[in-house]
Context: one part of a larger RNA
RNA sequence: GAUUGAACGCUGGCGGCAUGCCUAACACAUGCAAGUCGAACGGUAACAGCAGAGCUUGCUCUGGCUGACGAGUGGCGGACGGGUGAGUAACGCGUAGGAAUCUGCCUAGUAGUGGGGGACAACUCGGGGAAACUCGAGCUAAUACCGCAUACGCCCUACGGGGGAAAGCGGGGGAUCUUCGGACCUCGCGCUAUUAGAUGAGCCUGCGUCGGAUUAGCUUGUUGGUGAGGUAACGGCUCACCAAGGCGACGAUCCGUAGCUGGUCUGAGAGGACGAUCAGCCACACUGGGACUGAGACACGGCCCAGACUCCUACGGGAGGCAGCAGUGGGGAAUAUUGGACAAUGGGCGAAAGCCUGAUCCAGCAAUGCCGCGUGUGUGAAGAAGGCCUGCGGGUUGUAAAGCACUUUCAAUUGGGAAGAAAAGCUUAGGGUUAAUAACCCUGAGUCUUGACGCUACCUUUAGAAGAAGCACCGGCUAACUCCGUGCCAGCAGCCGCGGUAAUACGGAGGGUGCAAGCGUUAAUC
Numbered sequence: 001g002a003u004u005g006a007a008c009g010c011u012g013g014c015g016g017c018a019u020g021c022c023u024a025a026c027a028c029a030u031g032c033a034a035g036u037c038g039a040a041c042g043g044u045a046a047c048a049g050c051a052g053a054g055c056u057u058g059c060u061c062u063g064g065c066u067g068a069c070g071a072g073u074g075g076c077g078g079a080c081g082g083g084u085g086a087g088u089a090a091c092g093c094g095u096a097g098g099a100a101u102c103u104g105c106c107u108a109g110u111a112g113u114g115g116g117g118g119a120c121a122a123c124u125c126g127g128g129g130a131a132a133c134u135c136g137a138g139c140u141a142a143u144a145c146c147g148c149a150u151a152c153g154c155c156c157u158a159c160g161g162g163g164g165a166a167a168g169c170g171g172g173g174g175a176u177c178u179u180c181g182g183a184c185c186u187c188g189c190g191c192u193a194u195u196a197g198a199u200g201a202g203c204c205u206g207c208g209u210c211g212g213a214u215u216a217g218c219u220u221g222u223u224g225g226u227g228a229g230g231u232a233a234c235g236g237c238u239c240a241c242c243a244a245g246g247c248g249a250c251g252a253u254c255c256g257u258a259g260c261u262g263g264u265c266u267g268a269g270a271g272g273a274c275g276a277u278c279a280g281c282c283a284c285a286c287u288g289g290g291a292c293u294g295a296g297a298c299a300c301g302g303c304c305c306a307g308a309c310u311c312c313u314a315c316g317g318g319a320g321g322c323a324g325c326a327g328u329g330g331g332g333a334a335u336a337u338u339g340g341a342c343a344a345u346g347g348g349c350g351a352a353a354g355c356c357u358g359a360u361c362c363a364g365c366a367a368u369g370c371c372g373c374g375u376g377u378g379u380g381a382a383g384a385a386g387g388c389c390u391g392c393g394g395g396u397u398g399u400a401a402a403g404c405a406c407u408u409u410c411a412a413u414u415g416g417g418a419a420g421a422a423a424a425g426c427u428u429a430g431g432g433u434u435a436a437u438a439a440c441c442c443u444g445a446g447u448c449u450u451g452a453c454g455c456u457a458c459c460u461u462u463a464g465a466a467g468a469a470g471c472a473c474c475g476g477c478u479a480a481c482u483c484c485g486u487g488c489c490a491g492c493a494g495c496c497g498c499g500g501u502a503a504u505a506c507g508g509a510g511g512g513u514g515c516a517a518g519c520g521u522u523a524a525u526c
Base pairs, nucleotide, nucleotide: 001526002525003524004523006522007521008520009519010518013373014372015371016370017369018368019366020365021331026329027328028327030326031325032324035076036075037074040073041072043069044068047067048066049065050063051062052061053060054059055058083284084283085282092209093208094207095206096205097204098203101201102200106197107196108195109194110193111192112191113190114148116146117145123138124137125136126135127134128133154163155162156161168189169188170187171186172185173184176183177182210256211255212254217247218246219245222244223243224242225241226240227239228238229237259281260280261279262278263274264273265272266271286307287306288305289304290303309320310319311318312317337363339362340361341360345359346357347356348355349354376406377405378404379403386397387396388395389394410467412462415459416458420453425447426446427445428444429443430442431441432440470515471514472513473512474511475496476495477494481510482509483508484507485506491498492497
């Protein structure tokens, strides 16, 4: 000099854009943060409508009939998104390669989607418990579950053969049949098997990746082989047997420290230091262990066990996990609101309407940082008054003020007012599909709306210089000097050093210098 996720002191007008627990991976009150689908299913607790009944005439009852929908079965999603950096010196990360793998949803292709069965919730009845919850009996549906049939391709094979699947739901409809439910046709969404792709993930390897030798030897599933098991997959991954190997001064092992990277800061560069925000990867979710489900987890807001802690209890037993967003206590020099909205972007579910979304977008707080603007402009010598200095003549503050003439950015006030909104829905034209002018899909036109921010940005009205300057320094380094007080005292100080009676170095004043809504100090890095 540059820089900072900074803090402290003094001061503080506005805006834009960023950033904001670096410490206790300390403990957490409260609310919210993951649901959705009735176009899978049996149903009807609530609300509304409709129909019916009763009457006391505006109430009661009945009917799942309709819109819908509590709880339940079932499906998909809760493995994403969000947080943190404790652990980890490691194929963890970075980079460059590799082969022995899996991959829900998505895309393209091929072949199917036939016919049966028995249950379990909900519900009803009965019981236990303070509660959490739970037990028994009975009824019932499905895209829940299980056989059978079929098998292009698929799997196993000793090449003879053997094995294995499925589920329906919704819209529309001219003939034909009909038990008037429908069959049947068609479209859409599904389902099964399989091939390929895409995406995602698992695995292996070369090289690189902090300090210590006051750590020199380390290792027994250890190193390799055979066989078996296991895994989606290779492999001592595991096991039996056999051999005795493997690593190490090119630093093994041990100890300490640490998430890694793109990058950030500095520097002419080489390098050095760092790894907040943003992005990629990894690890973790009260501590330790374990598996279940699933395409995917050994799963932050799932389960089980153990432990510590907190809470409830009828003492028998139960409940919990903010390193999600806010917020509280604590720690600390120190770090924000228990805000708004799903309008946009994105995600989950759904055919869709839509619902959910503390992701996200916004707002609030903080000069924490960067950037921009303002606090007036011109004129004005009687060089006013006052202050300070003085050699008492004067000098300086100083065109500074006052006065005069203007301007109105920003703030205040009045009114107007974009863009962020494209879709979806409805009507309609053309094309595709189809037996079809239904329905559905694609493209176009018209129409109707949808904004948290928001009293937005921006424009405009009104008024008046009106509301808006401080901080540090002035001995040398280093730009800037005098007076008074003090008297090795009080004090200053980054280094040299000042102060013991005229201190440009302490304290005050006047003046000056430098930065400026900041200025200094401290800490830290180059």
The part of an RNA shown here (small-subunit ribosomal RNA, 5' domain) has 526 nucleotides and comes from a metagenome. The coordinates come from a structure-prediction model, not an experiment, and the mean pLDDT is 87. Its Rfam family is "Bacterial small subunit ribosomal RNA". Gene Ontology terms of the family: ribosome and structural constituent of ribosome.